[in-house]
């Protein structure tokens, strides 16, 4: 500046009270062990490689991610249901 975010995918060690971005205000997750580190998997298909060539296949080399919709809500539509913006996250 430009896409994409309703899916997917966790165990162990260390450590010892937090954590779900940041404030309010909900739920919620945690001593049956949070945050963070390590380690070994696992998911994804945005970069890339290779195959086909039309939008696809595939692999994991570069990143991400791996509780709950970007946990929900607020701001504008609208009876809702939902849709937009905002403001975060990734990737290029």
């Nucleotide at each position: 500046u430009c896409a994409u975010c309703a899916a997917g995918a966790g165990c162990a060690g260390u450590g010892g009270a937090g954590g779900g971005a940041c404030g309010u205000g909900g739920c919620c997750c945690u001593u049956u062990g949070a945050a963070a580190c390590u380690g070994c998997g696992g998911c994804a298909a945005c970069c890339u490689g290779c195959c086909a060539u039309u939008u696809g296949g595939u692999a994991a080399g570069g990143u991400g991610c791996u509780a709950a919709g970007u946990c929900c809500a607020a701001c504008g539509g609208g009876a809702a249901a939902c849709c937009g913006a905002c403001a975060g996250a990734u990737g290029a």